[in-house]
């Protein structure tokens, strides 16, 4: 980096401290939002959500249940909303494509 599987409409700091200096919010469009009162990001420090895998219990098994020590991830707004496809009078709504996260094997 591919691949396979599983989740993404819940939650959690606008935190501090330095770095940087004009964009950001996965790309493309159309929108709505956040940004010099310094955003996104990059680092360290504390809080904090959750609950993939490792650790504890039960099961033959597939899993379940429990708890956070570890290993991640995560703390704007539905993956912020739409744009392919099914459906509708239009909607609701359902599936795709693509993204992020996590884990097995290669």
């Nucleotide at each position: 980096g591919a691949u396979a599987a599983a989740u993404c409409a819940a939650g959690a700091g606008c935190g501090a401290u330095g770095g940087g200096g004009a964009g950001g919010g996965a790309a493309u469009u159309g929108g709505c939002c956040c940004g010099u009162u310094g955003a996104u990001c990059c680092a360290u420090c504390c809080a904090g959500c959750a609950a993939c895998c490792c650790u504890g219990a039960g099961g033959c098994g597939a899993c379940u249940c429990g708890a956070a020590g570890g290993g991640u991830g995560c703390u704007a707004a539905a993956c912020c909303c739409a744009a392919c496809c099914c459906g509708u009078u239009a909607a609701a709504g359902g599936g795709a494509a693509g993204g992020a996260u996590u884990u097995c094997g290669u």
This is a predicted structure of a 106-nucleotide RNA (SAM riboswitch aptamer (S box leader)) from Candidatus Levyibacteriota. The model forms 90% of the base pairs in the Rfam consensus. NCBI's taxonomy places the organism under Bacteria, Bacteria candidate phyla. The RNAcentral record of the sequence draws on Ribocentre.